[in-house]
RNA sequence: GGGGUUGUAGCUCAGUUGGCUAGAGCGUGCGGUUCGCAAUCGCAAGGUCCGGGGUUCGAAUCCCCGCAACUCCACCA
Numbered sequence: 001g002g003g004g005u006u007g008u009a010g011c012u013c014a015g016u017u018g019g020c021u022a023g024a025g026c027g028u029g030c031g032g033u034u035c036g037c038a039a040u041c042g043c044a045a046g047g048u049c050c051g052g053g054g055u056u057c058g059a060a061u062c063c064c065c066g067c068a069a070c071u072c073c074a075c076c077a
Base pairs, nucleotide, nucleotide: 001073002072003071004070005069006068007067010026011025012024013023019057028044029043030042031041032040050066051065052064053063054062
């Protein structure tokens, strides 16, 4: 320098033939159960989907330009 994959909640991820209101598990907070803890059950908070721009009635999803991580190749004498 070139190719590929990935980026969504505090963590691990799903959702990508454009349209239900952005979700799950774990974690966190509150409550029930217990003498208490653990376990378990219920409820809640937490995101404007890596950044910017574009297309569209409508974008996490399509297009463009960047950034970051991982990976393959090349360059290098």

The RNA shown here (transfer RNA) has 77 nucleotides and comes from a Candidatus Altimarinota bacterium. NCBI's taxonomy places the organism under Bacteria, Bacteria candidate phyla, Candidatus Altimarinota. It matches the Rfam family "tRNA". By type it is a transfer RNA. The prediction has a mean pLDDT of 82.